Predicted 3D model of an 83-nucleotide RNA (c-di-GMP-I riboswitch aptamer) from Rubrobacter sp.

């Protein structure tokens, strides 16, 4: 330095639900609140997966246009330092 993750430290974020607010809608923001997280920091530029909306249209499936990073693969950063 690099992997690696402890019944270590010091910290950190924040789901569900809520209360306001944006949006058609998935969802998003602010606050209150914690299910959990060793990247639950950041990234949708590259895949995938799911969700929404729109157009065809009996329906779906294809196609557009969002949405989700706390679905994931991946990429880049990074606290500590036991085995």
């Nucleotide at each position: 330095c690099u992997g690696c993750g402890a019944c270590a430290a010091a910290g950190g974020c924040a789901a569900a639900c809520u209360c306001g607010c944006c949006g058609c809608g998935a969802g998003g923001c602010g606050g209150g609140g914690a299910c959990g997280c060793a990247a639950a920091g950041c990234u949708u530029a590259c895949g995938g997966g799911c969700c929404u909306c729109g157009a065809c249209g009996u329906g779906a499936a294809c196609c557009g246009a969002g949405g989700u990073g706390g679905c994931u693969g991946a990429g880049c950063u990074a606290c500590c330092g036991a085995a």

Lineage of the source: Bacteria > Actinomycetota > Rubrobacterales > Rubrobacteraceae > Rubrobacter.
It was read from a public genome assembly, where an Rfam model found it.